[in-house]
RNA sequence: GCCGGUGUAGCUCAGUUGGUUAGAGCACGAGUCUCAUAAGCUCGGGGUCAGGAGUUCAAAUCUCCUCACCGGCA
Repeated sequence: GCCGGUGUAGCUCAGUUGGUUAGAGCACGAGUCUCAUAAGCUCGGGGUCAGGAGUUCAAAUCUCCUCACCGGCA
C1' cells in the first nucleotide's frame, strides 16, 4: 500500500430485508430477607450506537469520508 472484519451501558454482547421508547447478562445503587454477610427477590441509575456528512417522512441499521483495533496479502 491492497483486501476483509470489529467499534452499541463500567465489562461481555444481542439488535442490520430502515419504523413501537435502544436491550440482555454481569457489575453498580436502593429496598426486601437474615442476628449478620452472601445468595435469592423487587426496583433504579447509567448510552453522542467510534467521529463527521449524505439519502429518507423516519438511520444503530443504507451510502461516502475519517479514526482506532484485529486478521490476511504484498